[in-house]
The RNA shown here (transfer RNA) has 73 nucleotides and comes from a Candidatus Peregrinibacteria bacterium.
It matches the Rfam family "tRNA". The family's RNA type in Rfam is transfer RNA. Rfam describes the family as follows. Transfer RNA (tRNA) molecules are approximately 80 nucleotides in length.

RNA sequence: GCCGCUUUAGCUCAGCUGGUAGAGCAAUCGCUUUGUAAGCGAUGGGUCGUCGGUUCAAGUCCGACAAGCGGCU
Numbered sequence: 001g002c003c004g005c006u007u008u009a010g011c012u013c014a015g016c017u018g019g020u021a022g023a024g025c026a027a028u029c030g031c032u033u034u035g036u037a038a039g040c041g042a043u044g045g046g047u048c049g050u051c052g053g054u055u056c057a058a059g060u061c062c063g064a065c066a067a068g069c070g071g072c073u
Base pairs, nucleotide, nucleotide: 001072002071003070004069005068006067007066010025011024012023013022019056027043028042029041030040031039049065050064051063052062053061
């Protein structure tokens, strides 16, 4: 230098054919217990890497850039 993959909650990851974004774990609160853990329930937490484009509408499609991983030279 070229090619490919990844980037979504604190962490690990889903998200189909474009239609107002979810799970598990973690956190907080409650129930239970003499108490803790475990278990059960609830709640909060997101500019979907950045900037632009297409569209009535973009996490999703297109482009550039950035970061990480891998391959080729």

NCBI's taxonomy places the organism under Bacteria, Bacteria candidate phyla, Candidatus Peregrinibacteriota. The sequence was found in a public genome assembly.